The prediction has a mean pLDDT of 80. Transfer RNA from a Candidatus Omnitrophota bacterium, 73 nucleotides, folded computationally. It was read from a public genome assembly. Rfam family: tRNA. From the family's description: Transfer RNA (tRNA) molecules are approximately 80 nucleotides in length. It is annotated as a transfer RNA. Its family is annotated with triplet codon-amino acid adaptor activity in the Gene Ontology.
RNA sequence: GCCGAUGUAGCUCAGCUGGUAGAGCAGCUGAUUUGUAAUCAGCAGGUCGAAGGUUCGAUCCCUUUCGUCGGCU
Numbered sequence: 001g002c003c004g005a006u007g008u009a010g011c012u013c014a015g016c017u018g019g020u021a022g023a024g025c026a027g028c029u030g031a032u033u034u035g036u037a038a039u040c041a042g043c044a045g046g047u048c049g050a051a052g053g054u055u056c057g058a059u060c061c062c063u064u065u066c067g068u069c070g071g072c073u
Stems, first nucleotide, its partner, number of pairs: 001072007010025004019056001027043005049065005
């Protein structure tokens, strides 16, 4: 330099060919216990890497760009 994959909650990842974003673990509160752990109930946490475009509507489609990983030379 060229090609491909990937970027969504603190972490690991879903999101079924566009219709107002979820799970597990972690965190907080409460119940239970003499206490801790475990268990149960609830809560909080995200400008979906960034900018622009298409659309009534974009995590999803298009363009550019940034980061990470891999391959070729």